The prediction has a mean pLDDT of 85. SAM riboswitch aptamer (S box leader) from an Anaerolineae bacterium, 117 nucleotides, folded computationally. The model forms 94% of the base pairs in the Rfam consensus.
RNA sequence: CUCUUAUCCAGAGAGGCUGAGGGAACGGCCCGAUGACGCCUCGGCAACCUGACGCAAGUCAAGGUGCCAACUCCGACAGUGAAUAGCAUAUGCUAUUCAACCACUGGAAGAUGAGAG
Numbered sequence: 001c002u003c004u005u006a007u008c009c010a011g012a013g014a015g016g017c018u019g020a021g022g023g024a025a026c027g028g029c030c031c032g033a034u035g036a037c038g039c040c041u042c043g044g045c046a047a048c049c050u051g052a053c054g055c056a057a058g059u060c061a062a063g064g065u066g067c068c069a070a071c072u073c074c075g076a077c078a079g080u081g082a083a084u085a086g087c088a089u090a091u092g093c094u095a096u097u098c099a100a101c102c103a104c105u106g107g108a109a110g111a112u113g114a115g116a117g
Base pairs, nucleotide, nucleotide: 001117002116003115004114005113006112007111008110013042014041015040016039017038021031022030023029026075027074028073043068044067045066048064049063050061051060052059053058072109077106078105079104080103081098082097083096084095085094086093087092
């Protein structure tokens, strides 16, 4: 790096260093000199792998990862739904929109674990 598979509405921050961008990418919307992002130390969350017990369901532990702003921050693509407008009229056609304090379902992309190449 590629493939397979599971999960992604829960949870968890202090100190030090540094100094301007950061939240993957596009559009938004946010965070940020009251110091973000990043790095280090300590702390914590969780329980994928792991270990113990168990027939099993599962319970306990926390060694390997992971994680500690916002649901993966929201949207994007498809279907459904809703609203508005226009046209037509027996209930239809067309256009636009919906978010971030989140319409529903699925997908795509991404992240993380486990396995394989």